Large-subunit ribosomal RNA, domain III from a Pseudomonadota bacterium, 386 nucleotides, folded computationally. Its mean pLDDT, the model's own confidence on a scale to 100, is 82. Its Rfam family is "Bacterial large subunit ribosomal RNA". Its family is annotated with structural constituent of ribosome and ribosome in the Gene Ontology. The full RNA is in RNAcentral, with records from ENA.
Context: one part of a larger RNA
RNA sequence: GAGUAGCGUUAAUGCGGGUGAAAACCCCGCACGCCGAAAGCCCAAGGUUUCCUGCGCAACGUCAAUCGGCGCAGGGUGAGUCGGCCCCUAAGGCGAGGGCGAAAGCCGUAGUCGAUGGGAAACAGGUUAAUAUUCCUGUACCGCACAUGACUGCUAUGGGGGGACGGAGAAGGUUAGAUCAGCCGGGUAUUGGUUGUCCCGGUUUAAGCGUGUAGGGAGAUCUUCCAGGCAAAUCCGGAGGGUCAAUCCCAAGGCGUGACGACGAGCUCUCUUUGAGAGUGAAGUGAUCGAUACCAUGCUUCCAAGAAAAUCCUCUAUGCUUCAGGUCAUGAGCGACCGUACCCCAAACCGACACUGGUGGGCGAGAUGAAAAUUCUAAGGCGCUU
Repeated sequence: GAGUAGCGUUAAUGCGGGUGAAAACCCCGCACGCCGAAAGCCCAAGGUUUCCUGCGCAACGUCAAUCGGCGCAGGGUGAGUCGGCCCCUAAGGCGAGGGCGAAAGCCGUAGUCGAUGGGAAACAGGUUAAUAUUCCUGUACCGCACAUGACUGCUAUGGGGGGACGGAGAAGGUUAGAUCAGCCGGGUAUUGGUUGUCCCGGUUUAAGCGUGUAGGGAGAUCUUCCAGGCAAAUCCGGAGGGUCAAUCCCAAGGCGUGACGACGAGCUCUCUUUGAGAGUGAAGUGAUCGAUACCAUGCUUCCAAGAAAAUCCUCUAUGCUUCAGGUCAUGAGCGACCGUACCCCAAACCGACACUGGUGGGCGAGAUGAAAAUUCUAAGGCGCUU
């Protein structure tokens, strides 16, 4: 220079009370304002204790601070079903033998790894200061080995089926959700009117089990033969013949049960009355609109013709064949290990900062409207640290 620029989007504050040495800023209350396909809620990545509670204010916070993502201390993450681990493979990696190279090494078969993909199974309510599909209550489901009973040709690393898949478009059936009515509980006025066609609040309930609907797909079954499926086959495939027109498979949703339960506006009582605890507990229906969600890996159509492998089903080889094994039912048992706090369009991640930047996925209400646009709002969250 200079007590100057600046104090980081112009979403906004005001009052009362509390605490305190001290309050524009912390806490409580009442008004007001802002977001509302977000400035709300839930995950992945990343961070790694920032979460909750008590104490504290030197430093950090662009001011102050009694406050804090700050300092100190204590506490907090509970799983057969969520995710991983596990089984399986993709691109790709490694690679016994092997090939090549002077060597280092490069390539690569069998194989072995490798998710961003495929593969078993859980929902509702309650609870903590802080965790919950993990704890508790209620009601379920899956897998494995075992025992008992009944029936019985069982067995694979091999064969076959299946898993198993593109783009676009259209129509239908539903549900979530919303709106309105009904029902239940409460209210009746400080100003002209308000016992009413008025006002306020509530009207919630899952997986599972049973039924098998809207709809979609496939003809079904018996039999004869066969240079195919690297061996075999009753399986698949190919070629014939007979019988039957229905049968089988997939499948939302609804209804019943789950539930004589839970939840539930409110009411009553108690207190360590800021708040918390205990008890009790009404109604809990219908119609309309209606999805981008489900049926649906469906249907129609197009050409550029749209992963693999395992789980699963089936067939035999081989082996076993009064055994073992398989199927069904019942019973009792087991289900380890790792993650789980908190932030997650952000003051906690990436940007040297509590930085107007960047960051993948899911949910995403009402009025207006073609709409996830716009504007105003709900739930919820904030008023952006001078």